């Protein structure tokens, strides 16, 4: 100093759910509150899940009507989110076996 984690010690976050504000939504944020977490500390790099405003002119019904626009629904889609999904970088208490 690494590896690894104890019924050590100090001490750290902070699930569900409730409220309040952001956002179309997923989901953030902040307060309460603790399911749990040896990184449940950053980070969105890779993979996986999650929404789909927007766009697509693919399907269903309808209007107006003329060879196509419109409006509901439905299906695809990430440039959006999740690091308490899992991997990878980076940083970091303590020191038993």
């Nucleotide at each position: 100093u690494c590896c690894c984690g104890a019924u050590a010690a100090a001490g750290g976050c902070a699930a569900a759910c409730c409220c309040g504000c952001c956002g179309a939504a997923a989901g953030g944020c902040a307060g309460g509150g603790a399911c749990g977490c040896a990184a449940a500390g950053c980070u969105a790099c890779g993979g996986g899940u999650c929404u789909a405003c927007c766009g697509c002119a693919c399907c269903c019904g309808g209007c107006c009507a003329g060879u196509g626009g419109c409006c509901g629904g439905g299906g695809c889609c990430a440039g959006g989110a999740u690091c308490g999904c899992c991997g990878g970088g980076c940083u970091g208490c303590c020191g038993a076996a």
c-di-GMP-I riboswitch aptamer from Symbiobacterium thermophilum, 97 nucleotides, folded computationally. The source organism's lineage runs through Bacteria, Bacillota, Clostridia, Symbiobacteriaceae and Symbiobacterium. It matches the Rfam family "c-di-GMP-I riboswitch aptamer". Gene Ontology term of the family: cyclic-di-GMP binding. The sequence was found by an Rfam model in a public genome assembly.